[in-house]
Context: one part of a larger RNA
RNA sequence: AACGCUGGCGGCGUGCUUAACACAUGCAAGUCGAACGAAGCCCUCGGGCUUAGUGGCGGACGGGUGAGUAACGCGUGAGAAUCUACCUUCUAGAUGGGGACAACCGUUGGAAACGACAGCUAAUCCCCAAUAAGCCGAGAGGUGAAACGGGUAUCCGCUAGAAGAGGAGCUCGCGUCCGAUUAGUUAGUUGGUGGGGUAAAAGCCUACCAAGGCAGCGAUCGGUAGCUGGUCUGAGAGGAUGAGCAGCCACACUGGGACUGAGACACGGCCCAGACUCCUACGGGAGGCAGCAGUGGGGAAUUUUCCGCAAUGGGCGAAAGCCUGACGGAGCAACGCCGCGUGUGGGAAGAAGGCUCUUGGGCUGUCAACCACUUUUCUCAGGGAAGAAGACCUGACGGUACCUGAGGAAUCAGCCUCGGCUAACUCCGUGCCAGCAGCCGCGGUAAUACGGAGGAGGCAAGCGUUAUCC
Numbered sequence: 001a002a003c004g005c006u007g008g009c010g011g012c013g014u015g016c017u018u019a020a021c022a023c024a025u026g027c028a029a030g031u032c033g034a035a036c037g038a039a040g041c042c043c044u045c046g047g048g049c050u051u052a053g054u055g056g057c058g059g060a061c062g063g064g065u066g067a068g069u070a071a072c073g074c075g076u077g078a079g080a081a082u083c084u085a086c087c088u089u090c091u092a093g094a095u096g097g098g099g100a101c102a103a104c105c106g107u108u109g110g111a112a113a114c115g116a117c118a119g120c121u122a123a124u125c126c127c128c129a130a131u132a133a134g135c136c137g138a139g140a141g142g143u144g145a146a147a148c149g150g151g152u153a154u155c156c157g158c159u160a161g162a163a164g165a166g167g168a169g170c171u172c173g174c175g176u177c178c179g180a181u182u183a184g185u186u187a188g189u190u191g192g193u194g195g196g197g198u199a200a201a202a203g204c205c206u207a208c209c210a211a212g213g214c215a216g217c218g219a220u221c222g223g224u225a226g227c228u229g230g231u232c233u234g235a236g237a238g239g240a241u242g243a244g245c246a247g248c249c250a251c252a253c254u255g256g257g258a259c260u261g262a263g264a265c266a267c268g269g270c271c272c273a274g275a276c277u278c279c280u281a282c283g284g285g286a287g288g289c290a291g292c293a294g295u296g297g298g299g300a301a302u303u304u305u306c307c308g309c310a311a312u313g314g315g316c317g318a319a320a321g322c323c324u325g326a327c328g329g330a331g332c333a334a335c336g337c338c339g340c341g342u343g344u345g346g347g348a349a350g351a352a353g354g355c356u357c358u359u360g361g362g363c364u365g366u367c368a369a370c371c372a373c374u375u376u377u378c379u380c381a382g383g384g385a386a387g388a389a390g391a392c393c394u395g396a397c398g399g400u401a402c403c404u405g406a407g408g409a410a411u412c413a414g415c416c417u418c419g420g421c422u423a424a425c426u427c428c429g430u431g432c433c434a435g436c437a438g439c440c441g442c443g444g445u446a447a448u449a450c451g452g453a454g455g456a457g458g459c460a461a462g463c464g465u466u467a468u469c470c
Stems, first nucleotide, its partner, number of pairs: 001466005008340006014333002016298001021296003025293003030057003035054002038051005064251003073176007082168003087164007095129005104119001106117004134143003149156002177223003184214003189211008226248004230241004253274005276287004304330001306329003312326001313324004343373004353364004378407006387397001414459005419440003425454005435442002
């Protein structure tokens, strides 16, 4: 973990191990008008508000899953031939010109999705020239940037270079499951040269040349598997494991591909092919929950289509702020751990009832009744946070936690076992039947072993069973 019986409360955790099966619906990535033109609305004519579009930054983070992968994938330790938006520090600069395309307007195609043509236009959009430490080159020389932009508080930006921080790519040593009933394997294969290519070393790619490379210290092949910090167990050595949390990797309907970009070969981007689902006016289109909830299915089995951006963090923004199913919380589940309660004291040589019995009694049993007390818990009432960082204001949780008062023992006990192992015994029923059982074994007429009862033992909001690890 599940199942059976039972079930009062709180705190903290955890919650599809199976079909990486298919998914209705909603939400999960936007933001900037202080980059730009325009349209609409308001106007006290100063301006203001809203936004489709152009443009910028972000969508490569955060969140999910473990399919694939036995690999430089991971762990650890080294290394050189690299890139890095935003951030920090420093140095230098921003000169002179030009252009287009959306929006808009007009015509028009289509059922729709979505377009086509013509005309106009802005910019922090695009281009040219100039200049330059830089870069290439032996040298000559070549190459080579910008936005006097926005707002006005003088701040935010732009370009080039150097450094830093953090991030990323690459190489190598060592370590990393089972099978030899897998013994040979490899052709860009191993190395070299020329060329290409990358941010960067390299058969990374290509042409030619050589014939190498790996393997009993297990190559190749097959099976299984994400790896680690850790976790469980154990005196340790070890064994098992990798749920939650954290680091790395891989994947995003299946397969392939590139584009953009500092960064992707990109979960909620694009293109192609495939399977599936949906719409269609049959011409053609749309989609991808392994995001958060939720549905069907599978399964022994795993939750709400909840609240909030108040906190922490992230994106954008000068800011106000907007967005954020990250996150913070609440809900459900004894699923786990921990804590608490279901009363406390007194009360008979001992009520009734039940069981047993040798008819004397014994057990239940101080148990109850009864008396006294307490109020954890419960119910009601009143007060009521911290979490807010930031002077004011700002709290989803939540009128919650907590505090005070009142009431009344009041609201709360089950489950398994009792032959030995193994703590706990009698009666009745049954009669190798019905049944029990972890092992040994019980049951065929006196069963402490089956079923019931009384009693007892163990644990307790749990108790047993099953599965699995040590």